Predicted 3D model of a 331-nucleotide part of an RNA (large-subunit ribosomal RNA, domain IV) from a Pseudomonadota bacterium. Rfam family: Bacterial large subunit ribosomal RNA. It was read from a public genome assembly.
Context: one part of a larger RNA
RNA sequence: CGGUGUUGAAGGAACUCGGCAAAAUGCCCCCGUAACUUCGGGAGAAGGGGGCCCUGUUCCGGCGCAAGCCGGGGCGGGGGGCACAGAGUUGGGGGUGGCGACUGUUUACUAAAAACACAGGGCUCUGCGAAGUCUUCGCAAGACGACGUAUAGGGUCUGACGCCUGCCCGGUGCCGGAAGGUUAAGAGGAGGGGUGCAAGCUCUGAAUCGAAGCCCCGGUAAACGGCGGCCGUAACUAUAACGGUCCUAAGGUAGCGAAAUUCCUUGUCGGGUAAGUUCCGACCUGCACGAAUGGCGUAACGACUUCCCCACUGUCUCCAACACCGGCUCA
Numbered sequence: 001c002g003g004u005g006u007u008g009a010a011g012g013a014a015c016u017c018g019g020c021a022a023a024a025u026g027c028c029c030c031c032g033u034a035a036c037u038u039c040g041g042g043a044g045a046a047g048g049g050g051g052c053c054c055u056g057u058u059c060c061g062g063c064g065c066a067a068g069c070c071g072g073g074g075c076g077g078g079g080g081g082c083a084c085a086g087a088g089u090u091g092g093g094g095g096u097g098g099c100g101a102c103u104g105u106u107u108a109c110u111a112a113a114a115a116c117a118c119a120g121g122g123c124u125c126u127g128c129g130a131a132g133u134c135u136u137c138g139c140a141a142g143a144c145g146a147c148g149u150a151u152a153g154g155g156u157c158u159g160a161c162g163c164c165u166g167c168c169c170g171g172u173g174c175c176g177g178a179a180g181g182u183u184a185a186g187a188g189g190a191g192g193g194g195u196g197c198a199a200g201c202u203c204u205g206a207a208u209c210g211a212a213g214c215c216c217c218g219g220u221a222a223a224c225g226g227c228g229g230c231c232g233u234a235a236c237u238a239u240a241a242c243g244g245u246c247c248u249a250a251g252g253u254a255g256c257g258a259a260a261u262u263c264c265u266u267g268u269c270g271g272g273u274a275a276g277u278u279c280c281g282a283c284c285u286g287c288a289c290g291a292a293u294g295g296c297g298u299a300a301c302g303a304c305u306u307c308c309c310c311a312c313u314g315u316c317u318c319c320a321a322c323a324c325c326g327g328c329u330c331a
Stems, first nucleotide, its partner, number of pairs: 001326008010317002014315001019312001027051005036041001038160001052079012080084001092310004097305002099302002104116002120158007132144002137142001161297004166227003171224002173220005180215003186209002191204005228246005255289001256286001267283005
């Protein structure tokens, strides 16, 4: 000097990104427990009291014929210690937001989470030799699906529950349609070329007829996706229910909103603090929320995350001592 422990005056988070670490709580019995709630929970909520030994009295249970033995409870009196769950083992608690309903799962060796999964919801494909297994399941026969049969199986999105899920089919995709247009091989052969005396052989070739697809006509958004601008207007001012105009397939509905989303921004107001870029509640000017790439709520749950409070402490003010282990120096 370091490591691992123990202890510490006064203060008690002033430390720090952050109470990280440590301390505190801890067992059993009794009392007592809020908001909220899906009525199950929340709950070990919180918060109190008791616990050792001796002794009096009373009640109960088991066994026993009984004497009695064993065990448990109520009420009372007393004793000792700093301390009686005397060591060890052994929850800190409360309030408030965010996210995810939940128990689960995950980056074997830096991430355990608000990521994945999940019951539940929707769309879609598939009539059975089913669809699908996509580029390699298998060369094939065949296999799985399934010894299943649309209340089944596959794909995809969402993600308990509650209230809901608005407008747009112009583009892209998918589904349906088949009159017309386009159109390959092929059919067709007007016409033309080479050669030959010719018959012929050979090359080329216009109309016309030719599928699917595309064009076209419809449908479809819990398919991919999208969901405006400018100007004016009310008897203070301000604002604009109202009007005009341009564009669009249609111009963002409900709900939420400086948000895990807000640039300007430490927005403004309120709360909490002596003092608050964080936090909570509002406002709405949403740079750039928004409805199953789901919207908004939500009890319970979480080694998740934000802020606050109580308790507690060497985290700190500010360090010190001791024990053991190691380093270093000396002998």